A computed fold for a 72-nucleotide RNA from Candidatus Woesebacteria bacterium UBA5941, annotated as transfer RNA.
The organism belongs to Candidatus Woeseibacteriota, within Bacteria.
Model confidence (mean pLDDT): 81 of 100.
Rfam family: tRNA. Rfam classes the family as a transfer RNA. Gene Ontology term of the family: triplet codon-amino acid adaptor activity.

[in-house]
RNA sequence: GCAUCCGUAGCUCAGUGGUAGAGCAGUCGCCUCUUAAGCGAUUGGUCGUGGGUUCGAACCCCACCGGGUGCA
Numbered sequence: 001g002c003a004u005c006c007g008u009a010g011c012u013c014a015g016u017g018g019u020a021g022a023g024c025a026g027u028c029g030c031c032u033c034u035u036a037a038g039c040g041a042u043u044g045g046u047c048g049u050g051g052g053u054u055c056g057a058a059c060c061c062c063a064c065c066g067g068g069u070g071c072a
């Protein structure tokens, strides 16, 4: 340099046009002599950045940024 995949909560990941979610972690409570485990509730997001298409974009298109893999 070319091809391809990925970027969504603190972490690991779903969601592929129509209300942004789960698990773990965090916080509060229940339980327990205490801790762990278990149970309930709850906080947390400019969906990598900018632009375009659309009534409507995390999702489609273009450029850019960062990362993985392959080829040279």
Base pairs, nucleotide, nucleotide: 001071002070003069004068005067006066007065010024011023012022013021018055026042027041028040029039030038048064049063050062051061052060